[in-house]
């Protein structure tokens, strides 16, 4: 440089174009002599950016950015 796939909570990861969840972490409360382990609650998102279709976009189109493979 030329093609594919990836970018979503702190981490792994969902999510027909119509409320953006789920486990782990966190933070409190229960329980416990204590911790660990269990059990309840519960914070947390500019869905990489920027335009664009569209009544509506995390999800479709363009572009940039960064990441992986692959082909010269």
């Nucleotide at each position: 440089g030329g093609c594919u796939c990836c970018g979503u909570a702190g981490c792994u990861c969902a999510a027909c174009g119509g409320c953006a969840g789920a486990g782990c972490a966190g933070u409190u409360g229960c329980c416990u002599c204590u911790u660990a382990a269990g059990c309840a609650a519960u914070u947390g998102g500019u869905u990489a950016c920027a335009g664009g279709u569209u009544c509506g976009a995390a999800u479709c189109c363009u572009g940039u950015c960064g990441g992986a493979g692959u082909c010269a």

Annotation: This is a predicted structure of a 72-nucleotide RNA (transfer RNA) from an Anaerolineales bacterium. The source organism's lineage runs through Bacteria, Bacillati, Chloroflexota, Anaerolineae and Anaerolineales. Model confidence (mean pLDDT): 80 of 100. It matches the Rfam family "tRNA". From the family's description: Transfer RNA (tRNA) molecules are approximately 80 nucleotides in length. Rfam classes the family as a transfer RNA.